[in-house]
Molecule: c-di-GMP-I-UAU riboswitch aptamer
Organism: Desulfobulbaceae bacterium
RNA sequence: CACAAAAAAGCCAAACCCGUUGUAAAGCGGGGACGGAAAGCCACGGAUCCAACCAUGCUGGAUAGCCGGGUUGCCUUUG
Numbered sequence: 001c002a003c004a005a006a007a008a009a010g011c012c013a014a015a016c017c018c019g020u021u022g023u024a025a026a027g028c029g030g031g032g033a034c035g036g037a038a039a040g041c042c043a044c045g046g047a048u049c050c051a052a053c054c055a056u057g058c059u060g061g062a063u064a065g066c067c068g069g070g071u072u073g074c075c076u077u078u079g
Stems, first nucleotide, its partner, number of pairs: 003079002011036002016031006034065001040071003044068003047063005053057001
């Protein structure tokens, strides 16, 4: 230094419920905890979803907790 397993300190928070914003997908706040080493950040490619329209497509949007990519980043007793 790389990999594997383990531990510790913290971090995030699915479903569901309440409030709120949005036409909607969803976002935000509170409760909650299924999970997560990038479940930090970025819609670049694909995918899924929503809305409008001249509709087998196109435009705008949502998801980074769908996959890939980019970028920053925590621990190192043991093998």